Predicted 3D model of a 336-nucleotide RNA (Bacterial RNase P class A) from Aquiluna sp. Rfam family: Bacterial RNase P class A. Rfam classes the family as a ribozyme. The sequence is in RNAcentral, with records from ENA. A source record names the gene rnpB. The coordinates come from a structure-prediction model, not an experiment, and the mean pLDDT is 79. Taxonomically the source falls in Aquiluna (Bacteria, Bacillati, Actinomycetes, Luna cluster).
């Protein structure tokens, strides 16, 4: 200079004028990078408190963050890619069940259609050679042998056992010895590990008002019943009790509601993810539902937009998307 392949970052800033909403007493603040999904994981609230097992439901290499997670980093192993780099539903097939159409002769206590040998024939032997198929009892060269065959060597690949060496581990690497070579699939049923109370801010907590009871059934401590929970078993409350079915009044209004596992900056630790220390900031909380229009100027580009708009909060992931910006890496050419 062309190609790539990872990460970030901006979503407007300052003044002025009108219109809103919150606070507060004259000011200050106002829709996001994903606020969409409702896909995980929590904080928080209530089941009065505390439990054990069975279903069930999730994850799944190894090591570390984290409040935790099915997230995030690093490293292993496996595929991809010239590489930078990206991908993974990544524990068990000798516990057990299942499946793999069709083709072939057989597709798992497998097979014997051509083929080769021996035989007059019937039939016997064989699985090296050809055929089918995603897949067919390990591969090249030999010894044998009637013809062959890991039936036996030598060399390799794969398993397995063992020994050394790195390394927290997962795993690498090497050296010995074994003829053991019937395999694939658990994003099939299942086994193994580990992890899980349930309901959700329309939770829930106070205040005000306002009515209207009636039946049935069970029982009063030898206990009906209710709660924890999908079941069991335990606990625990419990009598003027409980429960079912009719019916009747209220849905108003305060909290909960935004200072937080917050954000930013520097210094230190770590390969990172993040953690600790200081120092400095306070960024909507609406409730029938605000956050808008205009002029100026500042800027790499921007309020003309694409994709879209808070309703208890926050840490992920997944999707959608308009423009612009910045910085590392590889690979190819060319200069010096």
């Nucleotide at each position: 200079u062309g190609g790539g392949u990872c990460g970030g970052c901006c979503a407007g800033g300052c003044g002025g004028u009108c219109g809103c909403g919150a606070c507060a007493u004259u000011g200050u603040c106002g829709a996001g990078g994903a606020a969409c999904g409702u896909c995980c994981g929590g904080g928080c609230u209530c089941c009065a408190a505390a439990g054990a097992g069975c279903a069930a439901a999730g994850u799944g290499g190894u090591g570390g963050g984290u409040a935790a997670c099915g997230c995030c980093c690093a490293c292993c192993c496996g595929g991809g890619g010239u590489a930078a780099c990206c991908c993974g539903a990544g524990a068990g097939a000798u516990a057990g069940u299942g499946c793999a159409a069709c083709a072939g002769a057989a597709a798992g206590u497998a097979a014997a259609c051509c083929g080769c040998c021996c035989g007059c024939a019937a039939g016997g032997g064989u699985a090296a050679g050809g055929g089918u198929g995603a897949a067919a009892c390990g591969g090249u060269g030999g010894u044998g042998u009637a013809a062959g065959a890991g039936a036996c060597c030598a060399c390799c690949a794969g398993c397995g056992a063992u020994c050394a060496g790195g390394g927290c581990a997962a795993c690498c690497u090497g050296g010995u010895c074994g003829g053991c070579u019937a395999g694939g699939u658990a994003a099939a049923c299942c086994u193994c590990a580990c992890u899980u109370g349930g309901a959700g801010c329309a939770a829930g907590a106070c205040c005000a008002a306002g009515c209207a009871g009636a039946a049935g059934g069970c029982g009063c401590u030898c206990g009906a019943g209710a709660a924890c929970u999908g079941c069991u078993c335990g606990u625990u409350c419990g009598a003027u009790g409980c429960c079912u079915u009719c019916g009747g009044g209220u849905a108003g209004g305060u909290c909960g509601c935004u200072a937080g596992a917050g954000c930013a900056g520097c210094u230190g630790a770590g390969u990172a993810a993040u953690c600790a220390g200081u120092u400095g900031c306070c960024g909507a909380g609406a409730u029938a539902g605000a956050u808008g229009a205009c002029c100026g100027u500042c800027c790499a580009c921007a309020u003309g937009g694409a994709c879209a708009g808070a309703a208890c909060c926050c840490g992920g992931c997944g999707u959608a998307u308009c423009g612009g910006c910045c910085g590392a890496c590889c690979c190819a050419u060319c200069a010096a």